[in-house]
RNA sequence: CUGGGCGAUGGGGAUGGGGUCCCCCGAUAACCGCCGACGAGGCUGAUGACUCCUACCGCGCG
Numbered sequence: 001c002u003g004g005g006c007g008a009u010g011g012g013g014a015u016g017g018g019g020u021c022c023c024c025c026g027a028u029a030a031c032c033g034c035c036g037a038c039g040a041g042g043c044u045g046a047u048g049a050c051u052c053c054u055a056c057c058g059c060g061c062g
Base pairs, nucleotide, nucleotide: 010025011024012023013022016053017052018051019050020049021048033043034042035041
């Protein structure tokens, strides 16, 4: 110097934050929802899973 592997105190898992667990990437990376034709238009969800807080929407009561 070149090639390969491992790898976190790093990055990520479609809308904010916390805890635990799981997974992906290893940086020209992983990731960036679904239907529709890559259009017009429409739909769901604050989680990857469980859980807590907050925001938002609807309904009811005062």
Fluoride riboswitch aptamer (crcB RNA motif) from an uncultured Alphaproteobacteria bacterium, 62 nucleotides, folded computationally. Model confidence (mean pLDDT): 75 of 100.